Molecule: small-subunit ribosomal RNA
Organism: uncultured Endomicrobiia bacterium
RNA sequence: AAACAUAUUUUUGAGAGUCUGAUCCUGGCUCAGAGUGAACGCUGGCGGCGUGCCUAACACAUGCAAGUCGUGCGGAUAUACUAAAGGGGUAACUCUUUAGUAUGUUAGCGGCAAACGGGUGAGUAAUACAUGGAUAACUUACCUCUAAGACGGAGAUAACCUCGGGAAACUGGGGCUAAUAUCCGAUAGUCUCUAAAGAGUGAAAUUCUCUUUAGAGUAAAGUUCCGCAAGGAACACUUAGGGAUAGGUCCAUGGCCUAUCAGGUAGUUGGUAGGGUAACGGCCUACCAAGCCUAUGACGGGUAGCCGGGCUGAGAGGCUGGCCGGCCACAGGGGCACUGAGACACGGGCCCCACUCCUACGGGAGGCAGCAGUGAGGAAUAUUGGGCAAUGCCCGAAAGGGUGACCCAGCGACGCCGCGCGGGGGAUGAAGGUCUUCGGAUUGUAAACCCCUUUUCUGGAGGAAGAAGGCUAGAUGUAUAAUCUGGCUUGACGGUACUUCAGGAAUAAGUCACGGCCAACUACGUGCCAGCAGCCGCGGUAAUACGUAGGUGGCAAGCGUUACUCGGAAUUACUGGGUGUAAAACGUGGGUAGGUGGUAUAAUAAGUAUAGUGUGAAAUCCUUCCGCUCAACGGAAGGGCUGCACUAUAAACUGUUGUACUAGAGUAGUAUCGGGGUGAACGGAAUUCCCGGUGUACCGGUGAAAUGGGUAGAUAUCGGGAAGAACACCAGUGGCGAAAGCGGUUCACCAGGUACUUACUGACACUGAGCCACGAAAGCGUGGGGAGCAAACAGGAUUAGAUACCCUGGUAGUCCACGCCGUAAACCAUGCGAACUAGAUGCUCGAUCCCGAUAUUCUUCGGGAAUGGGUGUCGAAGCUAACGCGUUAAGUUCGCUACCUGGGAAGUACGGCCGCAAGGUUGAAACUCAAAGGAAUUGACGGGGGCUCGCACAAGCGGUGGAGCAUGUGGUUUAAUUCGACGCAACGCGAAGAACCUUACCCGGGCUUGAACUGCUAGUAGUACGACUCCGAAAGGAGAAGGACUUCGGCGUAAGCCGCAGAGCUAGCAGAGGUGCUGCAUGGUUGUCGUCAGCUCGUGUCGUGAGAUGUAUGGUUAAGUCCCACAACGAGCGCAACCCCUGCCCCAUGUUGCUAACCCAAGUUCUUCAGCUUGGAAGCACUCUUGGGGGACUGCCUGGGUCAACCAGGAGGAAGGCGGGGACGACGUCAAAUCAUCAUGGCCUUUAUGUCCGGGGCCACACACGUGCUACAAUGGCCGCUACAGAGGGAAGCAAACCCGCGAGGGGGAGCAAAUCCCAGAAAAGCGGCCCCAGUUCAGAUCGUGGUCUGCAACUCGACCACGUGAAGCCGGAAUCGCUAGUAAUCGCGGAUCAGCAGGCCGCGGUGAAUACGUUCUCGAGCCUUGUACACACCGCCCGUCACGCCAUGGGAGCCGGGGAUUAACGAAUCUCGCCAUUAGGCGAGAGAGUUAAUGCCUGGUGACUGGGGCGAAGUCGUAACAAGGUAGGCGUACUGGAAGGUGCGCCUGGAUCACCUCCUUU
Repeated sequence: AAACAUAUUUUUGAGAGUCUGAUCCUGGCUCAGAGUGAACGCUGGCGGCGUGCCUAACACAUGCAAGUCGUGCGGAUAUACUAAAGGGGUAACUCUUUAGUAUGUUAGCGGCAAACGGGUGAGUAAUACAUGGAUAACUUACCUCUAAGACGGAGAUAACCUCGGGAAACUGGGGCUAAUAUCCGAUAGUCUCUAAAGAGUGAAAUUCUCUUUAGAGUAAAGUUCCGCAAGGAACACUUAGGGAUAGGUCCAUGGCCUAUCAGGUAGUUGGUAGGGUAACGGCCUACCAAGCCUAUGACGGGUAGCCGGGCUGAGAGGCUGGCCGGCCACAGGGGCACUGAGACACGGGCCCCACUCCUACGGGAGGCAGCAGUGAGGAAUAUUGGGCAAUGCCCGAAAGGGUGACCCAGCGACGCCGCGCGGGGGAUGAAGGUCUUCGGAUUGUAAACCCCUUUUCUGGAGGAAGAAGGCUAGAUGUAUAAUCUGGCUUGACGGUACUUCAGGAAUAAGUCACGGCCAACUACGUGCCAGCAGCCGCGGUAAUACGUAGGUGGCAAGCGUUACUCGGAAUUACUGGGUGUAAAACGUGGGUAGGUGGUAUAAUAAGUAUAGUGUGAAAUCCUUCCGCUCAACGGAAGGGCUGCACUAUAAACUGUUGUACUAGAGUAGUAUCGGGGUGAACGGAAUUCCCGGUGUACCGGUGAAAUGGGUAGAUAUCGGGAAGAACACCAGUGGCGAAAGCGGUUCACCAGGUACUUACUGACACUGAGCCACGAAAGCGUGGGGAGCAAACAGGAUUAGAUACCCUGGUAGUCCACGCCGUAAACCAUGCGAACUAGAUGCUCGAUCCCGAUAUUCUUCGGGAAUGGGUGUCGAAGCUAACGCGUUAAGUUCGCUACCUGGGAAGUACGGCCGCAAGGUUGAAACUCAAAGGAAUUGACGGGGGCUCGCACAAGCGGUGGAGCAUGUGGUUUAAUUCGACGCAACGCGAAGAACCUUACCCGGGCUUGAACUGCUAGUAGUACGACUCCGAAAGGAGAAGGACUUCGGCGUAAGCCGCAGAGCUAGCAGAGGUGCUGCAUGGUUGUCGUCAGCUCGUGUCGUGAGAUGUAUGGUUAAGUCCCACAACGAGCGCAACCCCUGCCCCAUGUUGCUAACCCAAGUUCUUCAGCUUGGAAGCACUCUUGGGGGACUGCCUGGGUCAACCAGGAGGAAGGCGGGGACGACGUCAAAUCAUCAUGGCCUUUAUGUCCGGGGCCACACACGUGCUACAAUGGCCGCUACAGAGGGAAGCAAACCCGCGAGGGGGAGCAAAUCCCAGAAAAGCGGCCCCAGUUCAGAUCGUGGUCUGCAACUCGACCACGUGAAGCCGGAAUCGCUAGUAAUCGCGGAUCAGCAGGCCGCGGUGAAUACGUUCUCGAGCCUUGUACACACCGCCCGUCACGCCAUGGGAGCCGGGGAUUAACGAAUCUCGCCAUUAGGCGAGAGAGUUAAUGCCUGGUGACUGGGGCGAAGUCGUAACAAGGUAGGCGUACUGGAAGGUGCGCCUGGAUCACCUCCUUU
């Protein structure tokens, strides 16, 4: 604050996880809450109050659960007393019998009770229950009130006696006897019946009440007490009428599922008569009629006791019916009656059945779903307890008796409630545990320790309430009534609750969780294992998810789990949902029932509203108060129980009835429209075929072909003819129709729409379950027809295959008539009708008015205004998840209908209906999954599109692929051939250089705190070190002469000595070491897309959101470069620029560089001049060096372009539009590479996976690949001569001159730490000569011999030199690589590594081309757009057969049950009728539980075999779908094929691309 409601109180709604890369929506699954007659796991201190076979309505041993009355009766019997008789005894006395009295007991007769109380829920869907009525259709023992009465007789029969039968249970005959047992008679009214009259009540009266008359009929019982008696009292008894209580019966309303149950019913429905009952009634019988129930669900099937209530929920609802209370039903399974007031009777009876027990086998007994208890079943549910003290019931006059009802106790944490397990202090933050970054943190004030308390516990003491009554005495009183007083007496629980004393923290904590939902985290173990899991999901070596531990969180004598219910779930939506695309509008119309319904008025009062009355049991619930110490629990009062019924009032609205209206609807009239329908006739073009003419070799077809046709004359062309089907142009998001659908022309018939006008009817309307009709194509039947086309089929191609796409043929069919079928993406995926809510602009059909022209008779044409119907497009508001819809709604409302409720199984199975069939329609379940789906977003992809780049192609040049060799890799081999790198982006890669070393590998030999590091402890002067000797391949081992160092302190002159320590060494402990594993635990580094032009952010705006915009358009660029425009405005990382090298100029600089001019000297030629060479001096002009600066900016001109950016051309300039080259690599991608550069977590190893040494291997070799070198020659080779670089390197180095060697090289050693010296001769080129096209004077492999050098050492396994040898190879298949200018090609030079080793790599210069039309194609990339079922992103996704395993299910010859019916026969008890008998009974007929048999129905289980379906990490075959998915896909139908599928016919868009052309295939 609101609603409800009011005197007041009171009550009131939460979401989350999971589909996606992300988003919104739809939609299911799951969780958090509450509850339980529970069970299970772990644990367990106490008390109170409750509660406890949910399963087998299974079977039951044993005990108890219904008796009581002697004041109804006759007996029997015990005790006491009295009396009598008899016996015994000396006696007291005693015994027996009889009679009586008193007090008891009680088998039988009799009365009452046993129909209640207690149990259970099988059956029952209505003979039940709940609520409200009715009984004018009834009963009611005991109780109560009123009235009256109770007289007189009689005959029996139990018990008892006796005789029998039987094993028993029990029972037969005879005899005796009593009553409150039984019978008869009398009397009697207000009783009953019959007949009749009147009055009253009432809606209604032969019926009830009252009055009156006549007739008939029915009663009874005593007992006890008081009293001398009469008589009285109490309790019983009889009749009648009331009451109360308890029932019977009838009616209405209400509450389950199923239509895959649609028709049911013969006593059935009604009537008449009779019978029967307490009572109405087909309840029963006879006769008559043919009715009665049913889509508002009869009949059938399944399930179930119903209710008050309980649980849940905000409520409305949903679920439920255990305890307590009301009702019903049942009592081993059925049937039946008897008794009685009451039963068809749990602890009564009869019969049948099943079962159990006893038996002498003849026959009998039994019924725990009473309380305990037992067995069985089951996950599971208690003691064979105490007591009648209380409450209640039965009997009794009462005392009293009985009562497993009940009151109590016992067992179980089964539930609810309460209490406790201690309280206060206590930091060294103890120990221990756990973790750790090793500092510490945490457990944790927790403990210990100190002080205190005693609920609980143990022991002791006291100790209830629950008791009211009963008996007795007294008072009062007529009284054994009532009232009052005294005494005695009654407690199972129980010595319990409670109180108190003492002792002492003592006796008392668990369980679940800790990834998210969901509060709470670490370590270790494990390693897709073991396991967890409610959903999502964890686990494959760093698991907060498994197991354990520590810690933490929750609850707590409990805590979890499981099962079930409601909630959340608005997920069946009344409150409160939907249907264009998510699941869902019937294919369309006509129309029945039903639902809904225009305007005015009157009546009524069914609905409705208000008020009142009755009822709605109690308990429960809510509020207040009260009692147990509190609470649970209990008590009292009030409220509520939302309902039903009745009465009264109101009359707006709905209904009903009457009257009226015209706005809805319809009829008529006028005008008009159309591929609307049906039938008939006619027409031309084209195709094919036939005939004839002309004519000759091909035609046809395709991507290319072939099959096919043709010399028997095709194709082509001309003429003639035949046949069938379809109707070009017009033609149009144009028209008509309900939809399907409808197209040449004409005629006939039928139907419809629209507009206008007013005339008529007067709500006649809308929708529409069933029902009826129509309904494309395909298909079916019968009969025709058959030109073209064309499933099937055949052939040819294509292909791995090709049951296809393509081609050549070709049959059903397509066409007609008649009859079926009844389905389509039958779609606008949008039901029909009505009303309302902005417009703009087309098309079409009308009609009104105005203007102009024509015509001036009708009219026709053009334009305009407002308007009605239909059909499109765009759009305000609004709606929508979005897309979109938007007066033709998917907006706002109303009425009616149909349909939906996760995906799959499945539109399947079974059943029904329809069909000739095909099949259609209706239409599940088991099982299985956690999704399936819609729209939109961002990417990625497309055998989609557009634009644009790149040595991408093309145009060129040169290669590779062939040879030999080198080198790397694979493979193979091996003791080992160490390891890594694997498309581009591994393979002359790591490796800028493996003979030993390197070296990580193998074999063998050694060492063990170790080869290298740090610390600690102990020891250590003949110590460390160690010549030398021995063993050994070395490493190493054994021995050993000799033999130290140092800080400080002390002593000493000193040398030196001593002490403490250090270094070293030895021993030991921590720990070292590891090229061992994991690059998928990592850092760092690197590759790649790619030097591609992109990648983002802030603010704003748009969108529910993911996201978009910015970053799209138009230009331009190498460029997201710039310009223009723009809901964007700005910014960042990238691009560019800044940096380096190079190209021009200037300034500065001037040695080791340079040398033009000038000067000097020497040499040389020499006659001189002059020149040259060398050196010096001098100079810095030039080259050069290395510092600085300038220069290039589209700056200028012309043209183009949007007056832009910019582009094209030009001038000048060394250079022109980025001048050339380098460094520089955005956000990110590839779990890319590297644990073997390094670093590093974790794991593993520790006399070895560490370390040292010798030798071997990394160099192997049938083979395959990559990268190179050298060639194949004449643009060449060889020989001789001559020339011109740049950039580098050099001290354990480069090394000159000179000498030797053919040469490698040797000797030598000047000079040089370098603009000085050296490496160092550049080569191609040039000049001259030889070779003459050949395996050569090409080429140089291989091999032999001899050498050189490096190096401890060139065998495995170096390079080089000389001589000899002289292999393949004559330009390279498919394929493939590089390069756009000082580039390719070609030529040599240098350097790093390095003792030595370069064909590799990194650099340097010399010589120096060709070509680019262009962007169709290949590859890669960028931007925009489109489709998508992809998102691990096309190396994606995904379909079906087959094979294997598991699971549930349909069919199935049958087989085995269950159920309730029907029919027939037999038929117990019992009932009815008849007859006989009249005591008992017997016979017959009918009904009858049940049994047997038959029939069909419903239902369950099982079944050889068989059908499909679902599920299952890695099976087979193909590739159907998603992109134009490579033949667009899909729907219906038909045929066909291993399979997905293919093809024909019709339909849909939920199809891409359209500028043209396309060979197929591509897993």